[in-house]
Molecule: Bacterial large signal recognition particle RNA
Organism: Clostridia bacterium
């Protein structure tokens, strides 16, 4: 140096979660790497490693170091977006007020302003209207218990005559009805009505003086005050993505080290 047999060892690794810690079952990454059974109210350990069984590779695709970094974890007054809650002296939304203002409209057939008179308002009275009651008036209205007159009849009387009195007739009471050009009392959501008193800020009408403004107004601005439904902003919180820091880190790349026996 080479061949054969064997052994250590290997037949995936890593992150998260969980655990005192570790490995596994779970999820994820890497990317190809024996099989079967078991395992989260769990299985097995305290170890270069899951337990049990089977199979294979075998000193180089194993092991160690460096590099690189897929991917994961943690952190951040970090950025952005979204959801929820919260607050608002907001360039947000209503309201009030003041000012500006394109435009519109009224105005020399007289704006604004000033003055006078009257009305509108209150009150008393009158008149009228309407309603109700009463009176007056008209026509009715009593078998007897209303009045007058009372035929007939009745009673008394010797008679003259006297008395009571039904019906009828007339009249009237209570009552009930009618009428109104009547009288009177009371009332009123009444009145282009009259008279008196009060009031008179505003509004309306007329007159006088003056002689050119008055009103409205999309929109804009100031101030006051209200609100948080929307928008905006504040704060808190959650999620996603990105960024930064940190911590593990697969595959890959590079380098290094590590057996036994026998034959040639």
């Nucleotide at each position: 140096c080479u061949c054969c047999g064997c052994u250590a060892u290997c037949c995936g690794g890593g992150g998260a979660a969980g655990c005192a810690g570790c490995g596994g079952c779970u999820c994820c990454c890497u990317g190809u790497a024996c099989c079967c059974g078991c395992a989260a109210u769990c299985c097995g350990c305290u170890a270069c490693a899951g337990c049990g069984g089977g199979g294979g590779a075998g000193a180089a695709g194993a092991c160690c170091g460096u590099u690189c970094c897929c991917g994961g974890g943690u952190c951040g007054u970090g950025a952005u977006a979204u959801g929820u809650a919260u607050a608002g002296c907001g360039u947000c939304u209503g309201u009030g007020u003041c000012g500006g203002a394109a435009g519109g409209c009224c105005g020399c057939u007289g704006a604004c302003c000033g003055g006078g008179c009257g009305g509108u308002c209150c009150u008393g009275c009158g008149c009228a209207a309407c309603g109700a009651g009463a009176g007056c008036c008209c026509a009715c209205g009593a078998a007897c218990c209303a009045u007058g007159u009372c035929a007939g009849g009745c009673g008394g009387g010797g008679a003259a005559c006297c008395g009571a009195g039904c019906a009828g007739c007339a009249u009237u009471a209570a009552g009930a009805g009618g009428u109104g050009u009547c009288u009177u009392u009371c009332g009123u959501g009444u009145g282009c009505c009259g008279c008196g008193g009060g009031g008179c800020a505003g509004c309306c009408g007329c007159c006088c003086g003056c002689g050119a403004g008055a009103c409205u107004g999309a929109c804009c601005g100031g101030c006051a005050g209200a609100g948080c439904a929307a928008c905006c902003u504040u704060u808190a919180u959650a999620u996603a993505u990105c960024c930064g820091a940190u911590u593990c880190a697969a595959a890959g790349a590079c380098g290094g080290g590590u057996g036994c026996g026998g034959g040639g």